Model confidence (mean pLDDT): 84 of 100. Predicted 3D model of a 466-nucleotide part of an RNA (small-subunit ribosomal RNA, 3' major domain) from an uncultured prokaryote. The full RNA is in RNAcentral, with records from ENA.

Context: one part of a larger RNA
RNA sequence: UGACGGGGGCCCGCACAAGCGGUGGAGCAUGUGGUUUAAUUCGACGCAACGCGCAGAACCUUACCUAGGCUUGACAUCCUGGAAAUCUUUUAGAGAAGAGUGCCCUUCAGGGAAUUCAGUGACAGGUGUUGCAUGGCUGUCGUCAGCUCGUGUCGUGAGAUGUUGGGUUAAGUCCCGCAACGAGCGCAACCCUCGCCAUUAGUUGCCAGCAUUCAGUUGGGCACUCUAGUGGGACUGCCGAUGAUAAGUCGGAGGAAGGUGGGGAUGACGUCAAGUCAUCAUGGCCCUUACGGGCUGGGCUACACACGUGCUACAAUGGCGGGUACAGUGGGCAGCCAGGCAGUGAUGCCGAGCUAAUCUCAAAAAACCGUCUCAGUUCGGAUUGAGGUCUGCAACUCGACCUCAUGAAGUCGGAAUCGCUAGUAAUCGCGGAUCAGCACGCCGCGGUGAAUACGUUCCCGGGCCU
Numbered sequence: 001u002g003a004c005g006g007g008g009g010c011c012c013g014c015a016c017a018a019g020c021g022g023u024g025g026a027g028c029a030u031g032u033g034g035u036u037u038a039a040u041u042c043g044a045c046g047c048a049a050c051g052c053g054c055a056g057a058a059c060c061u062u063a064c065c066u067a068g069g070c071u072u073g074a075c076a077u078c079c080u081g082g083a084a085a086u087c088u089u090u091u092a093g094a095g096a097a098g099a100g101u102g103c104c105c106u107u108c109a110g111g112g113a114a115u116u117c118a119g120u121g122a123c124a125g126g127u128g129u130u131g132c133a134u135g136g137c138u139g140u141c142g143u144c145a146g147c148u149c150g151u152g153u154c155g156u157g158a159g160a161u162g163u164u165g166g167g168u169u170a171a172g173u174c175c176c177g178c179a180a181c182g183a184g185c186g187c188a189a190c191c192c193u194c195g196c197c198a199u200u201a202g203u204u205g206c207c208a209g210c211a212u213u214c215a216g217u218u219g220g221g222c223a224c225u226c227u228a229g230u231g232g233g234a235c236u237g238c239c240g241a242u243g244a245u246a247a248g249u250c251g252g253a254g255g256a257a258g259g260u261g262g263g264g265a266u267g268a269c270g271u272c273a274a275g276u277c278a279u280c281a282u283g284g285c286c287c288u289u290a291c292g293g294g295c296u297g298g299g300c301u302a303c304a305c306a307c308g309u310g311c312u313a314c315a316a317u318g319g320c321g322g323g324u325a326c327a328g329u330g331g332g333c334a335g336c337c338a339g340g341c342a343g344u345g346a347u348g349c350c351g352a353g354c355u356a357a358u359c360u361c362a363a364a365a366a367a368c369c370g371u372c373u374c375a376g377u378u379c380g381g382a383u384u385g386a387g388g389u390c391u392g393c394a395a396c397u398c399g400a401c402c403u404c405a406u407g408a409a410g411u412c413g414g415a416a417u418c419g420c421u422a423g424u425a426a427u428c429g430c431g432g433a434u435c436a437g438c439a440c441g442c443c444g445c446g447g448u449g450a451a452u453a454c455g456u457u458c459c460c461g462g463g464c465c466u
Stems, first nucleotide, its partner, number of pairs: 007466007015456002019420005026312008034303002042053002064298002070292001073123001077122002079119005087100004103112003125287002128285003134281002136276003139272001141270001146185006152161003165176003191264004196232007205222003210219002235258001238252005314413001318372005330361003335354002339350004379410001384405007426448007
């Protein structure tokens, strides 16, 4: 000077408390450990590994194992020699052979570019090793309020001061004071988005009034909604109280919005020899008829078990049947598919529109009517049998879905533990990426929509002073 303390003071955070809903018990999905295996490829391990790399392992992917095969190699450059490459054509076809065909320069001898075959070695190649040799990228403390510098001053010096103190703030935010005066990286603001208004524009959007109709369908209109450009608007600006006459704080008005309006992007100096040599790049080391490259089948999907993360439930605030209503983000041509027909259904056949504010994918919970009457049930749906549909060269290992039958555990979960402060939790469905097919995961979107916060003694993490 730091770090640490079951030292002290001050302060903050879903940290506790107050609440709501979960996990831990069950079944299944998924990841991991372990075990097994010819192989179950590799990495990640407290928070900060474990629905993580993987935004999608049947083959491929694929790195692993097995069998049989290649050696200048699947890929790059150079050298030598041959042939042009490519396309068309003839023979029923492969092969082989024949014929014709070409780009640039040209002195018509030929040369060059590109292609292919063979050979030779230089070399290629390595998801082999070291993340404790590295770059780049990332996680974390933490969106926490900190981390520093110049000059000056103090100290023999390490260093201190500034950055401490009194207030205040979400904030080293601002004010006052002060041997300090200034400055930088952070904070804030500038950026995007949502909320209000004005304006410009009016098709594929909209429809108040007028006419018309099965239907904004058509005439008409651009008021309204909406779309997407440009502006306005919020600044403690105004009033009162309080405060040190300050910074500010509390209350009020007006206002769509009030004190950072909500959300996002943005991550200081550094820490963890944190993670990644398997994205990529790269030093060293190692392999070179193999640790390289191609292919077949298998494996990554195994299963006494243990853990993490999820989904579905245990029912009546419910299950089932019936008719019936209301979104937003997005996607669509090897695509989305209206409508019709067939099928109980997955789906098939026919077939209009749409390169999309035009056509299409396309809601569920809710509300209404009926039924069940507290049961292992008309709860729950695992598991298993049979028959099918679709994708794909191919669903045995190992896909998803449908129908019929089967109908397991489970009656709200021990110790413990997690999330959340408002359009949030909870609950309900929808879309997208990946993708031939495959989603309970991930990333988004809207519908319905709570309870509670006295407070800071305690647990955890953090900041300042001592």